[in-house]
RNA sequence: ACUCGGACAGGGGAUGGAGUCCCCCUUUCAGAACUGCCCCACCAGGCUGAUGACUCCUGCCGCGAC
Numbered sequence: 001a002c003u004c005g006g007a008c009a010g011g012g013g014a015u016g017g018a019g020u021c022c023c024c025c026u027u028u029c030a031g032a033a034c035u036g037c038c039c040c041a042c043c044a045g046g047c048u049g050a051u052g053a054c055u056c057c058u059g060c061c062g063c064g065a066c
C1' cells in the first nucleotide's frame, strides 16, 4: 500500500411518524445501497401500495351502523 474479516457508527429498502426484526450500502477524495408497474421513439396517458415484514399512530379510499 492492497485485500479479507470483525466491532462501533452512519445511510438505504417507490408517499408520513414510532417500536421490533430482517436485508442491503458506506467509511480521505470519490462513491454506494435506493429511486413501483403498464404504454410510448419521445412527449403524453393509465394503475397498485402510507410496511422490506409485523404492530401501532396519522392521512387517504370503500362499506355498514348510530
Base pairs, nucleotide, nucleotide: 009026010025011024012023013022016057017056018055019054020053021052036047037046038045
This is a predicted structure of a 66-nucleotide RNA (Fluoride riboswitch aptamer (crcB RNA motif)) from a bacterium. Of the family's consensus pairs, 100% are formed in the model. It was read from a public genome assembly, where an Rfam model found it.